[in-house]
Context: one part of a larger RNA
Molecule: large-subunit ribosomal RNA, domain IV
Organism: Rhodanobacter sp.
RNA sequence: CGAUGUUGAAGGAACUCGGCAAAAUACCCUCGUAACUUCGGGAGAAGAGGGCCCGGGCGGUGGGCAACCAUUGUCCGGGGGCACAGACCAGGGGGUGGCGACUGUUUACUAAAAACACAGGGCUCUGCGAAGCCGGUAAGGCGACGUAUAGGGUCUGACGCCUGCCCGGUGCCGGAAGGUUAAGAGGAGGGGUGCAAGCUCUGAAUCGAAGCCCCGGUAAACGGCGGCCGUAACUAUAACGGUCCUAAGGUAGCGAAAUUCCUUGUCGGGUAAGUUCCGACCUGCACGAAUGGCGUAACGACUUCCCCGCUGUCUCCAACAUCGACUCA
Numbered sequence: 001c002g003a004u005g006u007u008g009a010a011g012g013a014a015c016u017c018g019g020c021a022a023a024a025u026a027c028c029c030u031c032g033u034a035a036c037u038u039c040g041g042g043a044g045a046a047g048a049g050g051g052c053c054c055g056g057g058c059g060g061u062g063g064g065c066a067a068c069c070a071u072u073g074u075c076c077g078g079g080g081g082c083a084c085a086g087a088c089c090a091g092g093g094g095g096u097g098g099c100g101a102c103u104g105u106u107u108a109c110u111a112a113a114a115a116c117a118c119a120g121g122g123c124u125c126u127g128c129g130a131a132g133c134c135g136g137u138a139a140g141g142c143g144a145c146g147u148a149u150a151g152g153g154u155c156u157g158a159c160g161c162c163u164g165c166c167c168g169g170u171g172c173c174g175g176a177a178g179g180u181u182a183a184g185a186g187g188a189g190g191g192g193u194g195c196a197a198g199c200u201c202u203g204a205a206u207c208g209a210a211g212c213c214c215c216g217g218u219a220a221a222c223g224g225c226g227g228c229c230g231u232a233a234c235u236a237u238a239a240c241g242g243u244c245c246u247a248a249g250g251u252a253g254c255g256a257a258a259u260u261c262c263u264u265g266u267c268g269g270g271u272a273a274g275u276u277c278c279g280a281c282c283u284g285c286a287c288g289a290a291u292g293g294c295g296u297a298a299c300g301a302c303u304u305c306c307c308c309g310c311u312g313u314c315u316c317c318a319a320c321a322u323c324g325a326c327u328c329a
Base pairs, nucleotide, nucleotide: 001324002323003322004321005320006319007318008317010315011314014313019310027051028050029049030048031047036041038158052079053078054077055076056075057074058073059072060071061070062069063068080084092308093307094306095305097303098302099300100299104116105115120156121155122154123153124152125151126150132142133141134140159295160294161293162292164225165224166223169222170221171218172217173216174215175214178213179212180211184207185206189202190201191200192199193198226244227243228242229241230240253287254284265281266280267279268278269277
């Protein structure tokens, strides 16, 4: 000097990104227990008291003829110790937001989470030799010894209230017309060669599928959801009007948000003092409705802020024990 422990005056988070670490709490009995709630919960909420030993009174239960033995409850009185759940073992608690409903799952060896999954919801494909998948274009197999209340794909993610507008683009679905169109069919016509018959090359109309064009549908398909100017009897603002563009111009709800650049926005709360936090406002740089929107009891080794308790985290360090390091042998 380090590691691991133990203890510490006064203060008690002033430490720090952050109470990280440590301390504290801890068992049993009795009393008592809020908001909120899906009425199950929240809840061991919180909080308070008791617990050792001796004596006495009054009961209960079982055994016994009884004396008595075993066990259990309650009340009263007393005793000792620093300490009575005497060691060990053994919840700290409360309030408020965010995210995810929940129990689960995950980066074996830096991430356990608000990521994945999940019941529940929707769309879509599939009529059975099913669709889909494996395989060599096969046989065969899975699907399934299943049959649309089934199986596959995809999105969302309990529950509650809901899920607006756009089909112009892309995709998908439908469409007995029309346009385009390959091989092929077709052969008008033309070339080469030959005396010729012929052989050979080329070849216009016309007829030719799917696809594409075209016509419709479809957004819990991929996706998208405006600008400028003016206007009210203070001012300000604009329910109102005009105009341009669009397929349609963002509805409900939420909003400086896990999203807000300007920004430490402004106001309120909490503090003596608050770039964080909570409640509002709306000027949403650049929320928004199953790439779901907004709420939500319970749950969480998640995350934010606050409070109580507690403490060597700190003010500010010290001592002791053990093991190293170090010096000498």